RNA sequence: CAACGUGCCCGGGGUCGGUGAGAAUCCGAACCGGCGGUGAUAGUCCGCGAACCCUCACCCAGUUCACUGGGGCAGGGCCGAUCCGGUGGAAUUCCGGUACCGACGGUCAAAGUCCGGAUGGGAGAGCACGUGG
Numbered sequence: 001c002a003a004c005g006u007g008c009c010c011g012g013g014g015u016c017g018g019u020g021a022g023a024a025u026c027c028g029a030a031c032c033g034g035c036g037g038u039g040a041u042a043g044u045c046c047g048c049g050a051a052c053c054c055u056c057a058c059c060c061a062g063u064u065c066a067c068u069g070g071g072g073c074a075g076g077g078c079c080g081a082u083c084c085g086g087u088g089g090a091a092u093u094c095c096g097g098u099a100c101c102g103a104c105g106g107u108c109a110a111a112g113u114c115c116g117g118a119u120g121g122g123a124g125a126g127c128a129c130g131u132g133g
Base pairs, nucleotide, nucleotide: 001132003131004130005129006128007127008126010124015029016028017027018026030113031112032102033101034048035047036046037045043100044099052077053076054075055074058071059070060069061068062067083097084096085095086094104116105115106114
């Protein structure tokens, strides 16, 4: 010091008021923005993760055969949103302005912000040890 292996650790944020029998869901105003990449810093460029759907190696249980239920590597599907001006060698990433987006289930009334799956999962970040040079 690259690679490989093993282990440890970290790994999502955000509300007030009004109306009303009832709303943190409507109305008004506000607030928030995972991970990697990029000639220059990104919620809106490219990709990933998560959620949801399908198939399924394989595993568990029931079970006379069949079959049924649960879990599920991997693969596929699906997967929201921005432009203008300025500076500059270079920016849909900075500066100025203007907009837009945000899964599923629940709720005495419709949710990015409340409750829940989640003390979960995970893209990935860091550290240590070992092998090797």